The RNA shown here (SAM riboswitch aptamer (S box leader)) has 106 nucleotides and comes from Terriglobus albidus. It matches the Rfam family "SAM riboswitch aptamer (S box leader)". Its family is annotated with regulation of gene expression in the Gene Ontology. The sequence was found by an Rfam model in a public genome assembly.

RNA sequence: AUUUCAUGAAGAGUGGUUGAGGGACGAGCCCUGUGACACCACGACAACCGGACAGAACAAAGGCGUACCGGUGUCAACUCUCUCCUGGCGACAGGGAACAUGAGAU
Repeated sequence: AUUUCAUGAAGAGUGGUUGAGGGACGAGCCCUGUGACACCACGACAACCGGACAGAACAAAGGCGUACCGGUGUCAACUCUCUCCUGGCGACAGGGAACAUGAGAU
């Protein structure tokens, strides 16, 4: 980089450094000098992967659980909303695409 599968309505922030942008892209809307983005420290959330524990079982595999250890991830707004298709007068609902994250494959 390409690709497969799963998930994306919930949840969780303070301080320091810096100093003007940021929310992927387009349109909107929003955040931001009462300090954005980024980085660092500490903390928190979650439960995708490995381990541990508990339960079950003849055994193995699989499933459910705890959040204790490790690997990731996340901590404004539904993935902030819409863009394409279907249904609907419409509000809206369902799906798709794209994107993000994890675990595999090449």